Predicted 3D model of a 90-nucleotide RNA (Glycine riboswitch aptamer) from Methylobacterium radiodurans. The source organism's lineage runs through Bacteria, Pseudomonadati, Pseudomonadota, Methylobacteriaceae and Methylobacterium.

RNA sequence: CAUAGACGAGCGGGAGAGAGCCGGUGCGAACCGGCCGCCGAAGGAGCAACCGCCCCGGAAACUCUCAGGCACCCGGACCGCUCGUUCGUU
Numbered sequence: 001c002a003u004a005g006a007c008g009a010g011c012g013g014g015a016g017a018g019a020g021c022c023g024g025u026g027c028g029a030a031c032c033g034g035c036c037g038c039c040g041a042a043g044g045a046g047c048a049a050c051c052g053c054c055c056c057g058g059a060a061a062c063u064c065u066c067a068g069g070c071a072c073c074c075g076g077a078c079c080g081c082u083c084g085u086u087c088g089u090u
Stems, first nucleotide, its partner, number of pairs: 002089002005086009018036001020035006037070003043066001044064003050058002
């Protein structure tokens, strides 16, 4: 100097499903309590194709819907670019 991986930061992209009903506070936005309906892509839990000699362990965008969410905003798995750190390689 170049570069694989991991992590972090910034920027850009980024789906689904209720502006539901009742009561209370409030001018309103909104908040609180209750009742139904729905969504999966924060997080969490479960199954296991696979990795792994066995054990242990890891492991999905599948399953559940605890949590979260259901106009816009926000959030958002994940993807791309840039920069930084770390650990390696040439």